[in-house]
A computed fold for a 63-nucleotide RNA from a marine eukaryotic metagenome, annotated as transfer RNA. It matches the Rfam family "tRNA". The family's RNA type in Rfam is transfer RNA. RNAcentral holds the sequence, with entries from MGnify.
RNA sequence: GGGGUAGCUCAACGGUAGAGCGGAUGCCUGUUAAGCAUUAGGUUGUGGGUUCGAAUCCCACCC
Numbered sequence: 001g002g003g004g005u006a007g008c009u010c011a012a013c014g015g016u017a018g019a020g021c022g023g024a025u026g027c028c029u030g031u032u033a034a035g036c037a038u039u040a041g042g043u044u045g046u047g048g049g050u051u052c053g054a055a056u057c058c059c060a061c062c063c
Stems, first nucleotide, its partner, number of pairs: 003063002007021004015052001023039005045061005
């Protein structure tokens, strides 16, 4: 100096935290795979501060 956000890889002007892959369920298929539809999953590393409001800004710490 850079980074830490879903199981993994990564997004997200200070204003509802998302995507791809993976998972689950259903449809389809002689079976599997593929395909299609639906869906679950987050104390945003920890503790403070600023702010009406913080993943986002500031400080300390941990990795």